The RNA shown here (c-di-GMP-I riboswitch aptamer) has 89 nucleotides.
[in-house]
RNA sequence: UUGUGUAAAGGGCAAACUUGCUGAAAAGCAAGGACGCAAAGCCACAGGGUCUAAGAUGUGCAUCGCAUUAUGACAGCCUGGCUGCCGCG
Repeated sequence: UUGUGUAAAGGGCAAACUUGCUGAAAAGCAAGGACGCAAAGCCACAGGGUCUAAGAUGUGCAUCGCAUUAUGACAGCCUGGCUGCCGCG
């Protein structure tokens, strides 16, 4: 430098759920908690996908409803990019 993760050492992260806060929501953050993870570290301004629909537009004669829409979100959906610990080859 590159490939690899059967076993090990030191460790790391933390799904569901609960509580609090933020948010229109999806979701995020903190604490608890562990289903899992060898990149479950980072990138959503690389591509695809998924979730939400405040606002906008359309519509139903409606303070209400419905449809479309990301400028909101997910890196623990896939591919990709960047970086990285340990062992082995």
Record summary
The coordinates come from a structure-prediction model, not an experiment, and the mean pLDDT is 87. It was read from a public genome assembly, where an Rfam model found it.